[in-house]
Molecule: c-di-GMP-I riboswitch aptamer
RNA sequence: GUACGACAAUAGCAAAUCCACUGAAAAGUGGAGACGCAAAACUACAGGGGCUAAUGCGGAUCUUCCCAGGUCCGCGAUGCCAGCCAGUUGCCGAA
Numbered sequence: 001g002u003a004c005g006a007c008a009a010u011a012g013c014a015a016a017u018c019c020a021c022u023g024a025a026a027a028g029u030g031g032a033g034a035c036g037c038a039a040a041a042c043u044a045c046a047g048g049g050g051c052u053a054a055u056g057c058g059g060a061u062c063u064u065c066c067c068a069g070g071u072c073c074g075c076g077a078u079g080c081c082a083g084c085c086a087g088u089u090g091c092c093g094a095a
Stems, first nucleotide, its partner, number of pairs: 004093002012037002017032006035083001041088003047085002049081003056075008
């Protein structure tokens, strides 16, 4: 230096759930809380994958003279997820 990862040392993060706020939602932020984590640090058009579906488009249906509006279904990221894989950087040192 590369790989690897101890019932080692030092430091750290925080799943579910609950509360508050933001958001259409997914989700995010703060507090409480620990299931876990050697990258659970950073990176989300220009790697793969996943979640949501507001605006929009199409359809069904209801109200209505029409325009228009309500409800439901489908499509659809421009919205998200790094604690799914991936990429980048990085602490420690037993076997």